């Protein structure tokens, strides 16, 4: 000096006016005493707790989640850990089950993108063509027929890698060492690590593509819902649905089968009902619950590596309802800027972020002007 990770405050105190909840007085009017917007109240992304639905049961479809153990009420969320992956490091990131079930896709370049190649090249023995050299034997270039996929090239990404050897050049072709398969041991609850042993080794990536596997899920949702009062016209018209048996004198009942309903879609089940559409006309939109005592707040001891759990004390910390919680002023505090000061300090101007509770909780994820504290790394 640079950073990584945790937490924390983002006002305070008096005074004067206003609002509002509970409570206690009071004939009213009104008095007293206590409270009275967050860390994110935001987003409405998850999870539930709570209320409604006469099946909520049983299946398909569709959505969600995806190492591995664990907390939790619960989860897609916390905690450990293991694997990858960036950092020098502290730490940081991961949509982490399969590619050997099956289908798709991998532009563009490039010879070849997976039942995957010859562009530039390397090497050519036997054979063939064709030239020079030679008395000739032969020799040498050239080019076919052939072998290579080691080097180069393109690409994000290319027939495991590095290094010997071997070859006509070459290659796991052999070899050592990593990797990679497959097996046996140890360790660990497991992910999953070491260890030996074996095989030249066989199948690049992509599943935030279709798909396979596992796991999970009724709906709807405070404008839920319940109660209480109040009005009006249980108004008119039109249009569209039945069938069969049974018992009855009829009026009706019952049963089956066609229709509609039942808080996402289809199917079987189960329940309930015989009505369903369309138009015109009329009433009401009040109050009361729900609404704050909680999977609750703080201290504190055990227990756990931790997320958290447990025991013991102790508190009550907003319930509004076109929407309370606020305005003004005085000090102080914090920040930042000039001035003066030996130093402690003064003085003087000026800021003060993000942003308001609407049933209630765990969490994510987004914004924050300034500031404080610890650890820890280089």
């Nucleotide at each position: 000096g640079a950073g990584a990770c945790g937490g924390c405050c983002g006002g305070a105190c008096g005074g004067c006016c206003g609002c509002u909840g509970u409570c206690g007085c009071a004939u009213c009017c009104g008095c007293g005493a206590u409270g009275g917007a967050g860390g994110a109240a935001a987003g409405u992304c998850c999870g539930g707790g709570c209320u409604c639905c006469g099946c909520a049961g049983g299946g398909c479809a569709g959505g969600c989640u995806g190492c591995c153990a664990g907390g939790u009420a619960a989860c897609g969320c916390c905690u450990g850990g293991g694997g990858g992956g960036c950092g020098c490091g502290a730490g940081c990131c991961c949509a982490c089950g399969g590619a050997a079930a099956g289908u798709g896709c991998c532009a563009c370049a490039g010879a070849a993108a997976a039942c995957a190649g010859a562009c530039c090249g390397c090497c050519u023995a036997c054979c063939c063509c064709g030239g020079c050299c030679u008395c000739g034997u032969g020799g040498c270039c050239g080019g076919g027929c052939g072998g290579c996929a080691a080097g180069g090239g393109u690409g994000a990404a290319a027939a495991g890698g590095u290094g010997c050897g071997g070859u006509a050049a070459g290659a796991g072709c052999g070899c050592a060492c990593c990797g990679c398969g497959c097996u046996g041991c140890c360790g660990g609850c497991a992910a999953c690590g070491g260890c030996a042993g074996u095989g030249g080794c066989a199948a690049g990536g992509u599943a935030a593509a279709c798909c396979c596997c596992a796991g999970c899920c009724g709906g709807a949702g405070c404008a839920a819902g319940a109660c209480c009062a109040a009005a009006u016209a249980g108004g008119g018209a039109a249009g569209c649905g039945c069938g069969c048996g049974c018992c009855g004198c009829a009026a009706g009942g019952c049963g089956c089968g066609g229709c509609c309903u039942g808080u996402g879609g289809c199917c079987c089940g189960c329940a309930g009902g015989u009505g369903c559409u369309u138009c015109c006309g009329g009433g009401u939109a009040g109050g009361u619950c729900g609404c704050u005592c909680g999977a609750g707040g703080c201290g504190u001891c055990c227990g756990g590596c931790g997320a958290c759990g447990g025991g013991c004390g102790u508190c009550c910390c907003a319930g509004a309802u076109g929407a309370a919680u606020g305005g003004c002023c005085g000090u102080c505090g914090g920040c930042g800027g000039c001035g003066c000061u030996u130093g402690g300090g003064c003085g003087c101007c000026g800021c003060a972020a993000c942003a308001g509770a609407a049933c209630c909780c765990g969490g994510c994820u987004u914004a924050c002007a300034g500031g404080c504290c610890g650890u820890c790394u280089c």
Molecule: Bacterial RNase P class A
Organism: uncultured Thiolapillus sp.